Notes: RNAcentral holds the sequence, with entries from SILVA. Predicted 3D model of a 1409-nucleotide RNA (small-subunit ribosomal RNA) from a metagenome. The prediction has a mean pLDDT of 84. It matches the Rfam family "Bacterial small subunit ribosomal RNA". Rfam links the family to the GO terms ribosome and structural constituent of ribosome.
[in-house]
RNA sequence: AGAGUUUGAUCCUGGCUCAGAACGAACGCUGGCGGCGUGCCUCAUACAUGUAAGUCGUACGAGAAAGUCUCCUUCGGGAGGCGAGUAAAGUGGCGCACGGGUGAGUAACACGUGGGUAAUCUACCCCUGGGAUUGGGAUAACAACUGGAAACGGUUGCUAAUACCAACUAAGACCACGGGAUCUUCGGAUCAAGAGGUAAAAGGUGGCCUCUCCUUGAAAGCUACCGCCUGGGGACGAGCCCGCGGACCAUUAGCUUGUUGGUAGGGUAAUGGCCUACCAAGGCUCUGAUGGUUAACUGGUCUGAGAGGAUGAUCAGCCACACUGGGACUGGAACACGGCCCAGACUCCUACGGGAGGCAGCAGUAGGGAAUAUUGCGCAAUGGGGGAAACCCUGACGCAGCAACGCCGCGUGAGUGAGGAAGGGCUUCGGCUCGUAAAACUCUGUCGGGAGGGAAGAAAGCUGAAUCGGUUAAUACCCGUUACAGUUGACGGUACCUCCUAUAGGAAGCACCGGCCAACUCCGUGCCAGCAGCCGCGGUAAUACGGAGGGUGCAAGCGUUGUUCGGAAUCACUGGGCGUAAAGCGCGUGUAGGCGGUUUGAUAAGUCUUAUGUGAAAUCCCGGAGCUCAACUCCGGAACUGCAUAGGAAACUAUCAGACUUGAGUACGGUAGAGGGAUGCGGAAUUCCUAGUGUAGAGGUGAAAUUCGUAGAUAUUAGGAGGAACACCAGUGGCGAAGGCGGCAUCCUGGGCCGAUACUGACGCUGAGACGCGAAAGCGUGGGGAGCAAACAGGAUUAGAUACCCUGGUAGUCCACGCCGUAAACGAUGAGAACUAGGUGUAGGGGGUAUUGACCCCUCCUGUGCCGUAGCUAACGCAUUAAGUUCUCCGCCUGGGGAGUACGGCCGCAAGGCUAAACUCAAAGGAAUAGACGGGGGCCCGCACAAGCGGUGGAGUAUGUGGUUUAAUUCGACGCAACGCGAAGAACCUUACCUGGGCUUGACAUACGUUGGAUUGUCGUGGAAACACGUCUUUCAUCUUUGAUGACCGAUGGACAGGUGCUGCAUGGCUGUCGUCAGCUCGUGUCGUGAGAUGUUGGGUUAAGUCCCGCAACGAGCGCAACCCCUGUUCUUAGUUGCCAGCGGUUAGGCCGGGCACUUUAAGAAGACUGCCGGAGGUAAAACCGGAGGAAGGUGGGGAUGACGUCAAGUCCUCAUGGCCCUUAUGCCCAGGGCUACACACGUACUACAAUGGUCGGUACAAAGAGUUGCAAAGCCGCGAGGUGGAGCAAAUCUCAAAAAGUCGGCCUCAGUUCGGAUUGGAGUCUGCAACUCGACUCCAUGAAGUCGGAAUCGCUAGUAAUCGCAGAUCAGCGUGCUGCGGUGAAUACGUUCCCGGGCCUUGUACAC
Repeated sequence: AGAGUUUGAUCCUGGCUCAGAACGAACGCUGGCGGCGUGCCUCAUACAUGUAAGUCGUACGAGAAAGUCUCCUUCGGGAGGCGAGUAAAGUGGCGCACGGGUGAGUAACACGUGGGUAAUCUACCCCUGGGAUUGGGAUAACAACUGGAAACGGUUGCUAAUACCAACUAAGACCACGGGAUCUUCGGAUCAAGAGGUAAAAGGUGGCCUCUCCUUGAAAGCUACCGCCUGGGGACGAGCCCGCGGACCAUUAGCUUGUUGGUAGGGUAAUGGCCUACCAAGGCUCUGAUGGUUAACUGGUCUGAGAGGAUGAUCAGCCACACUGGGACUGGAACACGGCCCAGACUCCUACGGGAGGCAGCAGUAGGGAAUAUUGCGCAAUGGGGGAAACCCUGACGCAGCAACGCCGCGUGAGUGAGGAAGGGCUUCGGCUCGUAAAACUCUGUCGGGAGGGAAGAAAGCUGAAUCGGUUAAUACCCGUUACAGUUGACGGUACCUCCUAUAGGAAGCACCGGCCAACUCCGUGCCAGCAGCCGCGGUAAUACGGAGGGUGCAAGCGUUGUUCGGAAUCACUGGGCGUAAAGCGCGUGUAGGCGGUUUGAUAAGUCUUAUGUGAAAUCCCGGAGCUCAACUCCGGAACUGCAUAGGAAACUAUCAGACUUGAGUACGGUAGAGGGAUGCGGAAUUCCUAGUGUAGAGGUGAAAUUCGUAGAUAUUAGGAGGAACACCAGUGGCGAAGGCGGCAUCCUGGGCCGAUACUGACGCUGAGACGCGAAAGCGUGGGGAGCAAACAGGAUUAGAUACCCUGGUAGUCCACGCCGUAAACGAUGAGAACUAGGUGUAGGGGGUAUUGACCCCUCCUGUGCCGUAGCUAACGCAUUAAGUUCUCCGCCUGGGGAGUACGGCCGCAAGGCUAAACUCAAAGGAAUAGACGGGGGCCCGCACAAGCGGUGGAGUAUGUGGUUUAAUUCGACGCAACGCGAAGAACCUUACCUGGGCUUGACAUACGUUGGAUUGUCGUGGAAACACGUCUUUCAUCUUUGAUGACCGAUGGACAGGUGCUGCAUGGCUGUCGUCAGCUCGUGUCGUGAGAUGUUGGGUUAAGUCCCGCAACGAGCGCAACCCCUGUUCUUAGUUGCCAGCGGUUAGGCCGGGCACUUUAAGAAGACUGCCGGAGGUAAAACCGGAGGAAGGUGGGGAUGACGUCAAGUCCUCAUGGCCCUUAUGCCCAGGGCUACACACGUACUACAAUGGUCGGUACAAAGAGUUGCAAAGCCGCGAGGUGGAGCAAAUCUCAAAAAGUCGGCCUCAGUUCGGAUUGGAGUCUGCAACUCGACUCCAUGAAGUCGGAAUCGCUAGUAAUCGCAGAUCAGCGUGCUGCGGUGAAUACGUUCCCGGGCCUUGUACAC
């Protein structure tokens, strides 16, 4: 110090969440020791039991017993001494108001802080002055009698005091007077001569005889100490008053009658309505009264950089309380925790009459609760009460016990140690890791355990025996002092020290490991189980669930939960905002308040400075010290940011006094204007009424209909009625505070602007409340009502149409008066003031120059627009009319939803208006970016449409698919881009499916162990075959040769094979598609906070991001094009198997000689490049149009070639491959069946429906291919398929091979036909082990549907469509499919509005699977 989370990405706003620290904590897991602290936060709930306040015999009277000793005894006992002037009780004194507990109440002078008390008190303590005289009467205890269950009494009698009472005295005190003096805030205060009144006392103990009296010794007396009375002073403590400070709610706005004040009196220690009487009518309050809720306050504590925020355990100060409420008594002090009285609730005792009690003291119990300890020891220390003292009392306190509750410290070992052991985990099988970790070796001995020694805390006090000093008559006594000796320890035989035990032995856990946040793999699970603080993980390869291994972090603890602060500048004083993110009141007038121009003087409230007092101690901080360290404790310092008082300063603010004119205003002269109110007038138009003309429609719409019209509409003419609104002018023109204002005229009236002088002299700005204005709609009363028009009705549209469109139509719109009080009341921008570049319009006014004048030009003020610099802004944008830079004042905001809603309150006739929270989510949002999309726009292309030709969709058949069926009908492919697709060919095989029969190291691969044998071939039986069981035969090579080894074959075993099993959403590769569309990107630079942009956009052009020009871009890459192949022309070379022009021969053929000219073959070259000319375009670029030449002209035609990417597109069944699954089966072999099923539906084809045809006969012309497991000629046979035959040919030679349409001729004559050929019957041929399921073909016979095909839909732009045949792959055989080949050979394209697809630019977006 930040981080995660809104988005495809970005910046911002904004909330949520996390990392830190802390705790009187609790819970989970775990747990060795010690020190120091801390420990009912909840029920101020109820309490059993014990204990927490007594003490004094030196104030007083009285006074036991047990026991023991002595004596007596009638042996029952009695007396005396000691016990003992003791115990217990009583009178009296002091204490019990301290100490200890709790936080219920209290929002208050309760607390804190600083003052006041001239308005007061203070026992005990200290200092000091004076005094203490003379008397008296009672009473408890006790005794007797007596009441009651008890608690507790009653009557009579006796007695004492430092108990009580009377009198004397009265310095001083107090009370009421008081000549006078001083001070004064004029109220009074202080001093004081004088005279009057009031009130005292108590003794006790020790010692001594100096004086008096007496008996050695006592008493008066003296003396010492303690006590008593009365003054003064101090100290300590307390009471009361005041300034200031610290909670929330306005959905609490008014409260108050002892209330506010006065006078008099009462009361108190004391002021005071504290109380009473009378008089007056006040007092408090938006600077928050009153009411309500919550709460003890503070020093401090936690957090924070601080300012702050939260908190108020332990320790300390103060307050309040003591079962609940009330009251007083005593006392110096209480309205009293362990006192009294009354009332109440509760508990207990009771003889039922009556009594007793108060743990929020210490322990402890029950209850409550997540949760908080022992019915311990001791007065040894410290402190307190009493006492002269010894001493007694003390749950204060000192200690111990329990609890990891917290803080601090220590330990659980250290060193060496690689065969990197075993084992676990992972693995790419090589290894890696736990890991020097362990073992092993060498050490050490803290803590724990045992034993021994053993503190400090203790000094007083007292006693003993001495010294000195004081007092005194005194060497008594007493007091003080100095040393000596004795005596006192709960903790505790504790801390500490030493030794022993030893093979280190008894001592480590918890959380986490997707990001934030340090730490990763395997297995299991399969949106299940579960996790989770936020984001989010989990649907078969989960680093996020559960386990394991490993790792990370802390450590006797670790996590979780809860709470507080922090981060959060997320309430912002320090330190935020309000155009669009939440946020400017709709606008004005103005009260309180806040703020306020220039200048002089004074004051000193604020301000600044200095000093003094205070700010308790503890705490925090600094320095030091003591426990071995630390925690802890102690000492010293600093600090306590505050308050008060005093002195000083006078700049600023303030106050007072004075002055000024620039802010503000007034007067004067002009001026523009839909500013407001009232009254009147005007024309155009709509509608209606009357009358005329006139006839069949009008109206309305995308098209219609409802509607109006023959009872005369619409149209047109004339006249009239009525209401509302004011065309043109008219303009980001004007006016107004806003809402708003628009014909003309008159009257009344507000404000602004300009100009020049004069006057006032800060009179100003803002503005909580308040008051006023405030569009439209709506409400009330009364008018008015032409047009328009919510509601409503009808007609259309539509799947519906409570809408959009149409025909009607009522409130309303208009007027008057009164309400309402809201709008996207917007510039989404409060008002005022100052400052900060310009440019250009426009409106009003003025000035200058110039002019006859009007313009033009320059300039000032005011308003209103646009553009733009700096600056600001998240960006968009704003920018002298600020959203810039500043000042003043007001309003408002604090995540989204809930909700502008509810309750309450106020307002309103009503409608309604103004003012929230609970709860819930992790976002909601702003601006901008790149895409995609749009029944948005612009430009352009494509057989995309259009123009044409031919089809599909109807029929039959073929084929594929769906569906259904089945033992199985194997699987995949599903919009285009699945469906004559994988399959270039399912009878068996193929084959993956089904049924059945078999095999288990396997049909196939590689090692190895054991074992047998070369290998092989023939035959038999069973069987559907696979296979099983037999029979016969054969007998490898080398060597170290009874045998061994090697190769090969078989058996057996374990490794392993095998899988067309799953996942194409784990993958590679390959492929489809957009699309042969023209796009897709990069480097550097520049712009932008950034995502990104620019380049690639723009102007032209192209088939093309093709090229040119321009340009903050300059270049480059993948695509385009070209390079490659075929074809079109020519040339060169070559001439057999090809060819034959000319020559020769010939027998039907280039058959032969011959030739290579031509055709052709196949190698190489040439050719085409907008190169030339013209046009037009224009930047005199690219390109375009036309022409020439040319075989070919603008890419000549065709092919191959497919950018970045998209579709989790297709394929695990071509192949490869991760993971998972099967292993006598999901593998392998075999037979048969199935993939060929069939009510249906769809796709793709073939053949047709006929005369541009069919049929019969004659006859002509290709190209490209294939052929030895082959193509097969001639000849012969068969109607034919075919058979026979076998020449020739591994092919420019031979064969397939007949090309067909065409052409010539004959027949058919429009019909279900001489069209069409399905289907079926019969007979055959061929292939093949085998044509039943299930082949093709032939012949004879049969002769179905079909007469050109609904909605819809497909292909094609030229050698194309259409039409005709030929060949090939696969293949034993089998195609209407597929792939090629040639023959014949068209029509049309105006054009780009529309449909589909695509490209570029632009625009909107709340879309992002």